[in-house]
RNA sequence: UCAACUGAUGGUGGCAAUCGCUUCAAUUGAAGAGGAAAGUCCGGUCUCCACAGGGUAGAAUGGUUUUUAACAGAAACCGAGGGUGACCUCAGGGAAAGUGCAACAGAAAAUAAACCGCCUGCUUGCAGGUAAGGGUGAAAUGGCGGGGUAAAAGCCCACCGCUUUUAUGGCGACAUAAAAGGCAGUGUAAACCCCAUUCGGAGCAAGACCAAGCAGGAACAAGGAACGACCCGUUCCAUUUGAGUUUCGGGUAGGUUGCUCGAGCUUUUUGGCAACAAAAAGCCUAGAUUAAUGAUUGCCUACAUUCUUUAUGGAUGUAAACAGAAACCGGCUUACAAAUCAGUUGACUUU
Numbered sequence: 001u002c003a004a005c006u007g008a009u010g011g012u013g014g015c016a017a018u019c020g021c022u023u024c025a026a027u028u029g030a031a032g033a034g035g036a037a038a039g040u041c042c043g044g045u046c047u048c049c050a051c052a053g054g055g056u057a058g059a060a061u062g063g064u065u066u067u068u069a070a071c072a073g074a075a076a077c078c079g080a081g082g083g084u085g086a087c088c089u090c091a092g093g094g095a096a097a098g099u100g101c102a103a104c105a106g107a108a109a110a111u112a113a114a115c116c117g118c119c120u121g122c123u124u125g126c127a128g129g130u131a132a133g134g135g136u137g138a139a140a141u142g143g144c145g146g147g148g149u150a151a152a153a154g155c156c157c158a159c160c161g162c163u164u165u166u167a168u169g170g171c172g173a174c175a176u177a178a179a180a181g182g183c184a185g186u187g188u189a190a191a192c193c194c195c196a197u198u199c200g201g202a203g204c205a206a207g208a209c210c211a212a213g214c215a216g217g218a219a220c221a222a223g224g225a226a227c228g229a230c231c232c233g234u235u236c237c238a239u240u241u242g243a244g245u246u247u248c249g250g251g252u253a254g255g256u257u258g259c260u261c262g263a264g265c266u267u268u269u270u271g272g273c274a275a276c277a278a279a280a281a282g283c284c285u286a287g288a289u290u291a292a293u294g295a296u297u298g299c300c301u302a303c304a305u306u307c308u309u310u311a312u313g314g315a316u317g318u319a320a321a322c323a324g325a326a327a328c329c330g331g332c333u334u335a336c337a338a339a340u341c342a343g344u345u346g347a348c349u350u351u
Stems, first nucleotide, its partner, number of pairs: 001347009013300007021032004034322001038333002041331005046203004053232004058199005063077005078092001079090004093194002098192002100188003115134002117130006142160002145157003161183001162181008207257004217248003220244001223237004264283008301319007308311001
């Protein structure tokens, strides 16, 4: 200098005044839409279902440890794969419990099988042996080298792979080393399945209260209701004074609350590789409800254009992307302009 990797800041530049809107306060005031408010994907706080039992089925998760209110989140590590590398990706338990699937091609993809080829015998085309070589395919009885054989094959041997055991290191997933075994046909579980762990339901249009109003309505009716489905169990209501998520019909759609002080934020110290935790000090930062959070002006700054006496000059214009709270919080995913910052890798050149 060029190319790449990872992380972060940022949010229609800043200050002031005037007027306007909403909430709080009660006096010469204070505050007012984001880093994603978006998606509604995951987890909760909170509320209701009388309590929230057991089993079957179902659903979710799936390397290990730590963290958290919790999570399928986050951090660190292990393993596999990709990359020269910094780094990136992973829906990462089990194929030796069972079932299913692997199109086409190919002889054959499991009831395994023999196309070309090799060897042997007989005689010219058959029989037997074979799976080392070739072909097909994503994949063909683990791979490569040697011995052996008529030609061959874990048939035998060494190395690698696989299985089991032991030792060392590690909290652990695992790693390293050694020994034994000739070895269960390949792949696929985001196919069914098996294993381990976890799981009541519904949701702020949840709920609570007040006011008003109709028709204190009519019919059916003996058992009904609650618990995601089913079974068991438990409890509650009711049986002519009539329960009822039975049917028909009528009325209302108003107001208050839930509603913002929180698993809250900022700074410092300590512990920890880190995520994060503890302590101390400080701060209060929307609460609308057909839905507020705005407009104008001036000055400064930056950029662009232009004029002139070329100066700390004048004039004019612009100031950007994605995008608007609705009970609240922690994540994940997606969108994003200008302007930057930090660290790391590779190549080339110079000293």
The RNA shown here (Bacterial RNase P class A) has 351 nucleotides and comes from a Planctomycetota bacterium. The organism belongs to Planctomycetota, within Bacteria.